[in-house]
Molecule: Fluoride riboswitch aptamer (crcB RNA motif)
Organism: Tepidanaerobacteraceae bacterium
């Protein structure tokens, strides 16, 4: 340094943060459309809250 096994934990899941749940394991889910130039949606894998952005209504 590499490989394998085991244990403990940790990490990952198209744009931010936290909690819980789910799946996965470092090659850890690759967003979609278009030949290309480029265009579109989305802050979640799912739920809740906060922040940013967009739309509408009220004061």
């Nucleotide at each position: 340094a590499a490989u394998a096994a085991u244990g403990c934990a940790a990490g990952c899941g198209a744009u931010g943060g936290a909690g819980c749940u789910c799946g996965c394991u470092u090659u850890a889910g690759u967003g979609c459309c278009g030949c290309a130039g480029g265009g579109c949606u989305a802050a979640u894998a799912g739920c809740u809250c906060c922040u940013a952005c967009c739309a509408a209504a009220a004061c």